[in-house]
Context: one part of a larger RNA
RNA sequence: CUGGGCGUAAAGGGCGCGUAGGUGGUCUCGUGCGUCGGUGCUGAAAGCGCCGGGCUUAACCCGGCGAGGCGUGUCGAUACGACGAGACUCGAGGCAGAGAGAGGGUAGCGGAAUUCCGGGUGUAGUGGUGAAAUGCGUAGAGAUCCGGAGGAACGCCAGAGACGAAGGUGGCUACCUGGCUCUGACCUGACACUGAGGCGCGAAAGCGUGGGGAGCGAACCGGAUUAGAUACCCGGGUAGUCCACGCCGUAAACGAUGCCGGCUCGUUCUUUGGGACCCGUUCAGGGUCCUGGGGGGCUUAGCUCACGCGGUAAGCCGGCCGCCUGGGAACUACGAGCGCAAGCUUAAAACUC
Repeated sequence: CUGGGCGUAAAGGGCGCGUAGGUGGUCUCGUGCGUCGGUGCUGAAAGCGCCGGGCUUAACCCGGCGAGGCGUGUCGAUACGACGAGACUCGAGGCAGAGAGAGGGUAGCGGAAUUCCGGGUGUAGUGGUGAAAUGCGUAGAGAUCCGGAGGAACGCCAGAGACGAAGGUGGCUACCUGGCUCUGACCUGACACUGAGGCGCGAAAGCGUGGGGAGCGAACCGGAUUAGAUACCCGGGUAGUCCACGCCGUAAACGAUGCCGGCUCGUUCUUUGGGACCCGUUCAGGGUCCUGGGGGGCUUAGCUCACGCGGUAAGCCGGCCGCCUGGGAACUACGAGCGCAAGCUUAAAACUC
């Protein structure tokens, strides 16, 4: 480079926004750049194809004819692509009216529970385990009642439930704020898709400064277990876990499945809109059907080595990006960039099987 691939064999970037680039709906006209055709020039020789010839043949060699990429002149074609002009509405966006939601941020508030402190009652244990012991307790523990302090997390509701691009989000209230869906079809008129670089977000742990510290708890100490026990079990316990600000930038960051669009049997559950009909006279509500958005189960065709996937595709297609190319060495070395550091990103080779 070409090919084949990327759910589980190697392979989808953790996620988004977006630059260049690539790609791009319907109709008309123009240009004729790409594209296509004719013709001219060029296209050295060798080589290639055909014909003929020379070495006994062949390889090899010689002669003739032809083909040939790229380039260029000219004449022509205009479907497709491009460019220019105009128009359209189904893509996209806007508008109006509704709707659901743990989506994000800030502040305030609440109750249960654990722990600690003070006080009351009360007395000999308590705690813990497979069994124990360390531990706590007559300086009055554990139990129980009242009061107080403080931190963290929010039971039931709760659901295969909801929301978010991902990470993730769950007590209540207020304020600030993002996205989504439906209905109407009023407006713009291709404004779109993807996205190398880039920028931003990014669980936990970790780092810096300051605060906070109830419970839990790396390290550490002790008790057990054991041949040993730097563990699993038990008693303690520092960092941390929490808050503010600033870093880090990783993960089985998983659906191990990139994003967008089109096409392709059914069935069932659930969530959230719209519509029609029926029951309920009205109300609260319930049922059937139709039509959208989301989340699940089973499956047709098809796909797949298989497992399985199956309108939320791993089916049938198109566009763009990322990535793979035997195992180890190696999520390494070196170099470079980033970081306070820890380290992260990019990423070999010798050698070896």

RNAcentral holds the full RNA, with entries from ENA and SILVA. Small-subunit ribosomal RNA, central domain from an uncultured bacterium, 353 nucleotides, folded computationally. Its mean pLDDT, the model's own confidence on a scale to 100, is 89.